Model confidence (mean pLDDT): 80 of 100. Lysine riboswitch aptamer from Clostridium cylindrosporum DSM 605, 175 nucleotides, folded computationally. The organism belongs to Clostridium cylindrosporum, within Bacteria. The RNAcentral record of the sequence draws on Rfam and Ribocentre.
[in-house]
RNA sequence: UAUUUUGGUAGAGGAGCGGUCCUUAAGAGUAGCAAUGUGGAGCUAAGCACUAUGAAGCAUUGAGAAAGGAAGUACCGCCGAAGUAUAUAGCUGAUGCUUUAAGGCUAUGUAACUGGUUUUAUGCAUAAUAUGUAUAAAAUUGUCACAAAGAAAUUUGUGGAGGGCUAUCUUUUUA
Numbered sequence: 001u002a003u004u005u006u007g008g009u010a011g012a013g014g015a016g017c018g019g020u021c022c023u024u025a026a027g028a029g030u031a032g033c034a035a036u037g038u039g040g041a042g043c044u045a046a047g048c049a050c051u052a053u054g055a056a057g058c059a060u061u062g063a064g065a066a067a068g069g070a071a072g073u074a075c076c077g078c079c080g081a082a083g084u085a086u087a088u089a090g091c092u093g094a095u096g097c098u099u100u101a102a103g104g105c106u107a108u109g110u111a112a113c114u115g116g117u118u119u120u121a122u123g124c125a126u127a128a129u130a131u132g133u134a135u136a137a138a139a140u141u142g143u144c145a146c147a148a149a150g151a152a153a154u155u156u157g158u159g160g161a162g163g164g165c166u167a168u169c170u171u172u173u174u175a
Stems, first nucleotide, its partner, number of pairs: 001175002007169005014079001016078005022072003033062006042050001045099004082114003085110008115141011143160007
C1' cells in the first nucleotide's frame, strides 16, 4: 500500500417513520335515560338481580353522550425508523353485578416477512366510501452489484436486499 476479518461510532434515503398535548370534523340527534301510549312475558353468552306495582319490542315527545379511529399546528424520539404474523406472560373485556367469549393493550422472544412512498384491485377491521392493514400489480425514489455510453460529472438497462449502504476507528489474515 492492497486484501481479508471482528466489534464499535457517526451518517444518508423522503410527500420518511412513530409518539404526546391541544383544537376540529365525523361518530350522532346514535347509544343509554325520562315521560306518555301500545304491548302482554321476558331480558343475558351464562348466572344472580329485575319484572303482572307490567318484561322485551314498537311509536311520540324531552333533554342527550362517549370510546376507538381521522385531520391540522406545535413539541418529542428516531432511520428496522416502524409495521405485520406468531408464541409466552400480564392487564382489560357483553348489562345493574359477577364470570367468561370475540376483541383490545403492554412486555419479551422468533437472524420469521417487508429498503421507502404513492395508486389500483381484492380481503379483513371499522358508523364510514375516511383510515389502517395483508396480498398482488404498476409507478416512483434511495442504495449496492453487473453491463454499455461518456473526458468527467453522470445517463441507460438488468438484478439484489436494511443482517444492507456510506464514512471512520479497532481487531484479524495474506501479499